[in-house]
RNA sequence: GAGUUUGAUCAUGGCUCAGGACGAACGCUGGCGGCGUGCCUAACACAUGCAAGUCGAGGGAGAAGCCCUUCGGGGCGGAAACCGGCGCACGGGUGCGUAACGCGUAUGCAACCUACCUUUCACAGGGGGAUAGCCCGAAGAAAUUUGGAUUAAUACCCCAUAAUAUUAUUGGAUGGCAUCAUUUGAUAAUUAAAAUUACGAUGGUGAAAGAUGGGCAUGCGUCCUAUUAGCUAGUUGGUGAGGUAACGGCUCACCAAGGCGACGAUGGGUAGGGGAACUGAGAGGUUGAACCCCCACACUGGUACUGAGACACGGACCAGACUCCUACGGGAGGCAGCAGUGAGGAAUAUUGGUCAAUGGGCGAGAGCCUGAACCAGCCAAGUCGCGUGAAGGAUGACUGUCUUAUGGAUUGUAAACUUCUUUUAUACGGGAAUAACAAGAGCCACGUGUGGCUCCCUGCAUGUACCGUAUGAAUAAGCAUCGGCUAACUCCGUGCCAGCAGCCGCGGUAAUACGGAGGAUGCGAGCGUUAUCCGGAUUUAUUGGGUUUAAAGGGUGCGUAGGCGGCCUGUUAAGUCAGCGGUGAAAUCUAGGAGCUUAACUCCUAAAUUGCCAUUGAUACUGGCGGGCUUGAGUGUAGAUGAGGUAGGCGGAAUGCGUGGUGUAGCGGUGGAAUGCAUAGAUAUCACGCAGAACUCCGAUUGCGAAGGCAGCUUACUAAGGUACAACUGACGCUGAAGCACGAAAGCGUGGGUAUCAAACAGGAUUAGAUACCCUGGUAGUCCACGCAGUAAACGAUGAUAACUGGGCGUAUGCGAUAUACAGUAUGCUCCUAAGCGAAAGCGUUAAGUUAUCCACCUGGGGAGUACGCCGGCAACGGUGAAACUCAGAGGAAUUGACGGGGGCCCGCACAAGCGGAGGAACAUGUGGUUUAAUUCGAUGAUACGCGAGGAACCUUACCCGGGAUUGAAAUGUAGAUGACCGCUCCUGAAAGGGAGUUUUCCUUCGGGACAUCUAUGUAGGUGCUGCAUGGUUGUCGUCAGCUCGUGCCGUGAGGUGUCGGCUUAAGUGCCAUAACGAGCGCAACCCCUGUCUACGGUUGCCAUCAGGUAAUGCUGGGAACUCCGUAGAGACUGCCGUCGUAAGGCGUGAGGAAGGUGGGGAUGACGUCAAAUCAGCACGGCCCUUACAUCCGGGGCGACACACGUGUUACAAAUGGUAAGGACAAAAGGGCAGCUACCUGGCGACAGGAUGCGAAAUCUCUAAACCUUAUCACAGUUCGGUAUCGGAGUUCUGCAAACUCGACUCCGUGAAAGCUGGAUUCGCUAGUAAUCGCGCCUCAGCCAUGGCGCGGUGAGUCGUUCCCGGGCCCUUCCCGCCCCCCCC
Repeated sequence: GAGUUUGAUCAUGGCUCAGGACGAACGCUGGCGGCGUGCCUAACACAUGCAAGUCGAGGGAGAAGCCCUUCGGGGCGGAAACCGGCGCACGGGUGCGUAACGCGUAUGCAACCUACCUUUCACAGGGGGAUAGCCCGAAGAAAUUUGGAUUAAUACCCCAUAAUAUUAUUGGAUGGCAUCAUUUGAUAAUUAAAAUUACGAUGGUGAAAGAUGGGCAUGCGUCCUAUUAGCUAGUUGGUGAGGUAACGGCUCACCAAGGCGACGAUGGGUAGGGGAACUGAGAGGUUGAACCCCCACACUGGUACUGAGACACGGACCAGACUCCUACGGGAGGCAGCAGUGAGGAAUAUUGGUCAAUGGGCGAGAGCCUGAACCAGCCAAGUCGCGUGAAGGAUGACUGUCUUAUGGAUUGUAAACUUCUUUUAUACGGGAAUAACAAGAGCCACGUGUGGCUCCCUGCAUGUACCGUAUGAAUAAGCAUCGGCUAACUCCGUGCCAGCAGCCGCGGUAAUACGGAGGAUGCGAGCGUUAUCCGGAUUUAUUGGGUUUAAAGGGUGCGUAGGCGGCCUGUUAAGUCAGCGGUGAAAUCUAGGAGCUUAACUCCUAAAUUGCCAUUGAUACUGGCGGGCUUGAGUGUAGAUGAGGUAGGCGGAAUGCGUGGUGUAGCGGUGGAAUGCAUAGAUAUCACGCAGAACUCCGAUUGCGAAGGCAGCUUACUAAGGUACAACUGACGCUGAAGCACGAAAGCGUGGGUAUCAAACAGGAUUAGAUACCCUGGUAGUCCACGCAGUAAACGAUGAUAACUGGGCGUAUGCGAUAUACAGUAUGCUCCUAAGCGAAAGCGUUAAGUUAUCCACCUGGGGAGUACGCCGGCAACGGUGAAACUCAGAGGAAUUGACGGGGGCCCGCACAAGCGGAGGAACAUGUGGUUUAAUUCGAUGAUACGCGAGGAACCUUACCCGGGAUUGAAAUGUAGAUGACCGCUCCUGAAAGGGAGUUUUCCUUCGGGACAUCUAUGUAGGUGCUGCAUGGUUGUCGUCAGCUCGUGCCGUGAGGUGUCGGCUUAAGUGCCAUAACGAGCGCAACCCCUGUCUACGGUUGCCAUCAGGUAAUGCUGGGAACUCCGUAGAGACUGCCGUCGUAAGGCGUGAGGAAGGUGGGGAUGACGUCAAAUCAGCACGGCCCUUACAUCCGGGGCGACACACGUGUUACAAAUGGUAAGGACAAAAGGGCAGCUACCUGGCGACAGGAUGCGAAAUCUCUAAACCUUAUCACAGUUCGGUAUCGGAGUUCUGCAAACUCGACUCCGUGAAAGCUGGAUUCGCUAGUAAUCGCGCCUCAGCCAUGGCGCGGUGAGUCGUUCCCGGGCCCUUCCCGCCCCCCCC
């Protein structure tokens, strides 16, 4: 810096990622070299080999071998073993232990040692006895032990000599650091030595000094834990003694009672420390492999010996465990040396070479030894370097992949191909440096034991590095990733499966997230993963955080330690600052340079090492010491204030109870009831009495108190703050871990008290239940005294103190001479605002502002304020207070929506008021269900269900059964064959189809072409899937009044404002107001129909006037008036009047008008919502089928039927009616050519047979019913009801030649049936509306139409907005945002 809490936002806060590192491991892959690294685990056990010896110039003795020999032996020689010297305390390994003077750093030793080395001084005379070995024996399995004899030394011992040594006694001088130190004397005592020899030398003894190495002491620093708070008996100190190289309780005896600890003792856990390494801007954090320093350890524990040095890795002894040998008696061993083995483990190498170099031990030296070391081997385990080719090369080849597919994109200059190079590789040849010495020999110089020169000698690695020649692109590329973070995208497969995943998260049929492929990106002999550390993380905050609400202020006060502290002045110099000295090992890091071809690496020089110690100075500030001051703090005096506290006394009302009276049937209680009380007299009421508790009004954003808290009146005691005055003290102050005290309610103990109220409990209700809410009762308790407890949302969710920083209103108590007035002032209390602060809300002189001091507390959510431990408590419980595990969020403030059985305003056939229905019956129709071979599919709350379908007998048709054909019923490309195809005839068949027969083209440049059929192939075809991949269309909210934008302004931001408010409207319609001003889509208007009038036109329509005519009729002439048809206009705008109102506008049964406030109706549907509906209307992506999921035919089904629902029709209630006859309006709107049909005839009728008009229509035609009149029926299952059903009939009609499944219609009979107005519930409708009456049309051969779409006739009723439902606006709550059908225990 990023991702992740949200619909979005800001802040808080955690989780996660990108970086670097590594002694690593795992997966895939692997060409070379340089440099460095390599058991982190079992300080587990170890076979085998090696890792410490050397000296003959200390001593004796002396094998093998060689020579000589008189064969007895002698000489040379010098191994092994032995005595002796030096070394073995170094080097090498490991990190068990250790929280310590262990380590680091700085000091000290007046308290010490130091072999070998250097310097100086002095010395070395004489003597003695042993012993190993060797030899001879003995024991034993062995290891080993042992007896006897004999022998040497630079082994051992004695004597002598001896001081600057040691000890004792005793003087002087100087100095310091307390004991004392240094120096100089005197006397006495004690103690040394080793030889060898090449004669050059080497070695020995004592003393003094140096160097080196060590020992000891001290200051400071050095992990976690207080859920470890007290520890300590040699403990702390003293005296004396012992011991040590040396100080010291180091040890001991005695004496004293100390010592350590909140500045963390003691205990527990963990751990070697440092230089340094990694990381980081730094401060820090983490680590302590490799290299260097120190420490500790050497199978475990203990002990000492030797020695200059050890309490000793490859020494000893004892004990223990383990392993091995054994003759069972007894012995041996110690890889945390180098290799190596087993084991453990994710995991870590060769039983290699050489002492050539560097270094070490011994030696005079040669030299010997050296698993130290130097080299090599193994491992991509790290780092650095090199390579796997370079240049050209576009028909942008082929393959692959993708695609919108005759094509294009990509792989990709990549390849092929041409030219070039040769690092590397292979072969051959040449070929280093690292070597300098030492020793030896010779020479020279002089100061005679030193220096110089020459010669000679020495290479493990290594025939390596390196160089040259030849060959030839020849020998050499992978790994991870590609949703975001994070560079890189497509196809296929899969289908919440398989799987991925660091976090968020992907996968449920179009996955850039899984698996594969192509492509791309990153790094590259490596690449990824895992583990761990730092970073990012200011997420423990010193640098550099916080605590009103996110985690976080202790419930409050007093106060100890501690921290901090007013003004002036003197002194000191601890802090502080400066100069200078020492130290801060080397390596590392950093800078400059140098050497390996470069780099890594190595070397040189510098810087750095921020620290510690010493010293000299400075004196502002802080501190110490001293003196002074008054403003902080305190005291005093005066008069006020208050529910401050404690104890006592008193009061009235209410409540309950008791007694008595009056009085009678209920009371009480609730939403409504019941339990309860009451005729044994309640409730109510009166009188008297008793008891306990609480104090009405005043009373308030009032007052007091540290907080908890405090309220009738009064008395006593007592505390406090404030004001005024400025008399006294003179910094006496602030804060405050521990500690102490106080601390609501509930609770506990003891004893009282108990009126009310009331946990528990009982009963009654409520409820699905009701261990609740409501009611009736009722015990602890509530009250008092004493004691305990110690917690609360103990809250201002805001610690205390001090200072500073603008204003305003109000209020309490003082002062302000007098008053309840007032400027002002002080201390309190509440509110509003400037600056500032804050994530915001908000805070704002009572800060959450600006500062200072001190205390307390926080560090993701859950687990959990839980467990364990401890402390307190009678108990209840309180205080302190984790972890495992788990999640990716939890939480704050504000925003916008949605929701609310929240509020306000308003609207709608929303309710109400009405009218008529549905739900009950029968039937029609649709749906569910069931059934079925199939009952094709879709639509399913509102917004599916007389819906798609505006018309299923076949067809339609998608479904089922059966029978066929397969380039297919239709379209088209290519190639080939045929010359026809079509048609006709016959057979078969249910048809489709199959089979047979017959017939037989055109043009031509003769190549062929056109056309048709057949064959093959590419394709067709699909009502198969996905409406959650889509287009288009549609429903609904809703014809609801809303939805937005630009600019500006406000806000960190999401957003807000505008669009809010007041009035008004059907309306975001308008007006006014206004940090908004404007605009857009909606509203309205523009459009159509209808209602009035005018003008024009006058047939098919009309007929007032005139004329003619008929049985009658605008029938005819004519007319253009009226109606009507049609075209164009007018008209309505709150325009006028009155009234109310600022205006917009409202009102008036105002005027005028056909119509009045949108006149009525229609069309018109904003941004959007429901992943709403439709892949079966159409189109379309993807998937699927291809002799079948496509297609043809026959038949069946979509019409089934126990049942359930919706939508309708017809009824029943009858007389406002039914039936019969007659009559009127003779309506409007539509339809009409294989059509509508006048009229005539026949038939009871459906209809049939004739015939006429219209012929695309104001001409002809199809056409009303309710209504009116008369008659009848007389209230009933009827003369209601009936297209139920059944039966019969039909030259009925349509159609294919078919109405069985499955049409409509007519007549007759049955009219038997249900049904007498329909439960809960529910639907429509506000005027020419509902209701009621008929007519037409659509589809259509016909029709299951009671459907749908239209038309006219007749023509009502209705107080209102409390409630239900839906909607709009504003305010508001919220843990909701998939939005209450939520969320959540």